[in-house]
Context: one part of a larger RNA
RNA sequence: CUUGAGUGAAGGAACUAGGCAAAAUGGCACCGUAACUUCGGGAGAAGGUGCGCCCCUGCGGGUGAAAGUCUUAACGGCUGGAGCGUUCGGGGGUUGCAGAGACCAGGUGGCUGCGACUGUUUAUUAAAAACACAGCACUCUGCAAACACGAAAGUGGACGUAUAGGGUGUGACGCCUGCCCGGUGCUGGAAGGUUAAGUGAGGAGGUGAGAGCUUCUGAUCGAAGCCCCAGUAAACGGCGGCCGUAACUAUAACGGUCCUAAGGUAGCGAAAUUCCUUGUCGGGUAAGUUCCGACCCGCACGAAUGGCGUAAUGAUGGCCAGGCUGUCUCCACCCGAGACUCA
Numbered sequence: 001c002u003u004g005a006g007u008g009a010a011g012g013a014a015c016u017a018g019g020c021a022a023a024a025u026g027g028c029a030c031c032g033u034a035a036c037u038u039c040g041g042g043a044g045a046a047g048g049u050g051c052g053c054c055c056c057u058g059c060g061g062g063u064g065a066a067a068g069u070c071u072u073a074a075c076g077g078c079u080g081g082a083g084c085g086u087u088c089g090g091g092g093g094u095u096g097c098a099g100a101g102a103c104c105a106g107g108u109g110g111c112u113g114c115g116a117c118u119g120u121u122u123a124u125u126a127a128a129a130a131c132a133c134a135g136c137a138c139u140c141u142g143c144a145a146a147c148a149c150g151a152a153a154g155u156g157g158a159c160g161u162a163u164a165g166g167g168u169g170u171g172a173c174g175c176c177u178g179c180c181c182g183g184u185g186c187u188g189g190a191a192g193g194u195u196a197a198g199u200g201a202g203g204a205g206g207u208g209a210g211a212g213c214u215u216c217u218g219a220u221c222g223a224a225g226c227c228c229c230a231g232u233a234a235a236c237g238g239c240g241g242c243c244g245u246a247a248c249u250a251u252a253a254c255g256g257u258c259c260u261a262a263g264g265u266a267g268c269g270a271a272a273u274u275c276c277u278u279g280u281c282g283g284g285u286a287a288g289u290u291c292c293g294a295c296c297c298g299c300a301c302g303a304a305u306g307g308c309g310u311a312a313u314g315a316u317g318g319c320c321a322g323g324c325u326g327u328c329u330c331c332a333c334c335c336g337a338g339a340c341u342c343a
Base pairs, nucleotide, nucleotide: 001338002337003336004335006333007332008331010329011328014327019324027051028050029049030048031047036041038172052094053093054092055091056090057089058088060086062084063083067079068078069077070076071074095099108321109320110319111318112317113316114314115313119131120130135170136169137168138167139166140165141164147156148155149154173309174308175307176306178239179238180237183236184235185232186231187230188229189228192227193226194225198221202217203216204215205214206213207212240258241257242256243255244254267301268298279295280294281293282292283291
């Protein structure tokens, strides 16, 4: 020096990307316990007090001896309460630095993002905000179901039958879920247009004496689909620009105009989304690109590709506080194992 343990004056996160690591907390009983809340929780919240041993003693419950008594005389019933052991107390005393004496054995609180939750996952760098989830919605399916596997037979679905089964999206709960059907998709419609095979009027060629045979052309008729007409957004998706205007200024409730299928409603907003940006203001710090609360000029939030809240929950992300400490100021000593030197 490396590694595994231990201790440390004063300070106590000044360390660091970050309290990483370590320290601290820790048991049982009693007291006590906030916001918030889905009234279950939160909660072991937080914060306190007691705890060994010896003597005396109380209540209770367990077992139930001797003795007594009764008769149907028994391995019987009843009374009885000794002794033993014990839960929970009360009083007194005593001892060590220390009585949950070692091992074992929650650190706590506050604000906030995300996901409701318990679960699941990249066997071998990711456990999460990803997946799933109960709930919600749309859609298909009438049973030889839809759908899936399979050239098929057949099988699953299901020995089920629309309160069932398949697919898709969303993701507890609460309050809600706005406008657009022009495009794409799906569903419905079937008048018209287009149209394949097929149909084949008429015409033409070859041949033949002719009947005919044969080749070419081709009017007409002719399905679905597409065109067309409607519906449908918890289907895929989309949800504007310019100019002017109020008696300080500023701003624009208001007006004009262009375009569109319709021009973003509620709620939220520098956000897991904000480029400019360390936006501005407030809070916390002596000092805060992070954090919390606001503002709104949303480069480029926005309503089941769900919006906004939310108790509980999390080996989840960010921030703060007290406790605690060798993380640090700043290192020192000690006990092991290596490395190292010699044999």
Description:
The prediction has a mean pLDDT of 89. The part of an RNA shown here (large-subunit ribosomal RNA, domain IV) has 343 nucleotides and comes from a Burkholderiaceae bacterium. The source organism's lineage runs through Bacteria, Pseudomonadati, Pseudomonadota, Burkholderiales and Burkholderiaceae. The RNAcentral record of the full RNA draws on ENA.